[in-house]
This is a predicted structure of a 74-nucleotide RNA (transfer RNA) from Arthrobacter roseus. Its Rfam family is "tRNA". Rfam links the family to the GO term triplet codon-amino acid adaptor activity. Its mean pLDDT, the model's own confidence on a scale to 100, is 81. Lineage of the source: Bacteria > Bacillati > Micrococcales > Micrococcaceae > Arthrobacter. The sequence is in RNAcentral, with records from ENA.
RNA sequence: GCCUCCUUAGCUCAGUUGGUAGAGCGUCUCACUCGUAAUGAGAAGGUCGCCGGUUCGAUUCCGGCAGGAGGCCC
Numbered sequence: 001g002c003c004u005c006c007u008u009a010g011c012u013c014a015g016u017u018g019g020u021a022g023a024g025c026g027u028c029u030c031a032c033u034c035g036u037a038a039u040g041a042g043a044a045g046g047u048c049g050c051c052g053g054u055u056c057g058a059u060u061c062c063g064g065c066a067g068g069a070g071g072c073c074c
């Protein structure tokens, strides 16, 4: 330098042939307990990496940029 893939909640990851986003773990509250843990119930937590384009509408499609992983060449 070239090619491919990835970027979504605090962490690990789903997801939608384009229609106001979810799980597990974690955190908080409550119940249960003499108390803790476990268990059960509930809640909070996201500008879906950034900037543009297409569209009535973009997390999803297109382009660029940034970061990460792998491969190739020298």
Base pairs, nucleotide, nucleotide: 001072002071003070004069005068006067007066010025011024012023013022019056027043028042029041030040031039049065050064051063052062053061